[in-house]
This is a predicted structure of a 72-nucleotide RNA (transfer RNA) from Candidatus Nomurabacteria bacterium RIFCSPHIGHO2_01_FULL_39_10. It matches the Rfam family "tRNA". It is annotated as a transfer RNA. Rfam describes the family as follows. Transfer RNA (tRNA) molecules are approximately 80 nucleotides in length.

């Protein structure tokens, strides 16, 4: 420098146009003698910026950044 993937909640990931979700986690409640296990319930997001396309964008496209992996 070329080319592919990737970025979404504290961690791991879904979610391929129509109001953002799942496990683990945190945090309250029941339950315990206490912790833990199981119940329930709550709280957490400018979807890595910026611009375009559309009546609508996490999502299509262009561009920066940065992570990986191949080429040279």
């Nucleotide at each position: 420098g070329c080319g592919c993937g990737g970025u979404u909640a504290g961690c791991u990931c879904a979610g391929u146009g129509g109001u953002a979700g799942a496990g683990c986690g945190a945090c309250c409640c029941c339950u315990u003698g206490a912790c833990g296990u199981g119940g329930g319930g709550u709280a957490g997001g400018u979807c890595g910026g910026g611009g375009g396309c559309u009546c609508a964008a996490u999502c299509c496209c262009c561009u920066c950044a940065c992570c990986g992996c191949g080429c040279a």
The RNAcentral record of the sequence draws on ENA. RNAcentral records the identical sequence in 2 taxa.